Overview: Glycine riboswitch aptamer from Paralcaligenes ureilyticus, 98 nucleotides, folded computationally. The sequence is in RNAcentral, with records from Rfam. Its Rfam family is "Glycine riboswitch aptamer". Gene Ontology term of the family: glycine biosynthetic process. Rfam's curators write: This family represents the bacterial glycine riboswitch. Of the family's consensus pairs, 91% are formed in the model.
Order: sequence, then structure tokens, then C1' cells
RNA sequence: CACGAAGUCGCGGGAGAGACCGGAGGGGCAGCGCCCGAACCGGCGCCGACGGAGCAACCACCCCGGAAACUCUCAGGCGAAAGGACCGUGACUUCGGC
Repeated sequence: CACGAAGUCGCGGGAGAGACCGGAGGGGCAGCGCCCGAACCGGCGCCGACGGAGCAACCACCCCGGAAACUCUCAGGCGAAAGGACCGUGACUUCGGC
């Protein structure tokens, strides 16, 4: 020089699948019955882009192995919110390049 890469933080974008059924904390009303119901409990059905696990192209190899957005769903999730791989962008740090 801000040229490349990696990491951290901030900002922006960011999918999928039941606001399912029953009960229920609680709330409302025309009042002792009815209605709503995202937490929580149980049930069935589903999703994969936090995490985890498995196989693999490929890489490495003395040994030990590494490895996906594929696969499985243990965890997680299935209104909004939150989270969210990944992408973009700004600052800082490190390594390299000129």
C1' cells in the first nucleotide's frame, strides 16, 4: 500500500416444518356456564441451516487420521419474538504479498 487469507466484534440479509389434539398456569364475559390460551405436561405428525453423530468425493499417511450444504434426527426447532449455517459490509488483531 490496504493486495490476499484467517480470527474476533458490530451492522444488514437469512430458510424449513402443526397458532395440531387433549389438559393446563392465567385471562375475559352475556355468569356458575361458556370463550381465549404463545409458558408447562402428555400424544401424534413434521423440519434441518446452531450443536452432535455417520458415510463419502477428496486430502494426508510411519502410526493416529482430516473432511460437506450429503445422510440420521440424540439434542434443538415447527404463530410472532429469540435462535440460525451461509452471504455482504465496517473496525481491530495475526500471518503472508507488493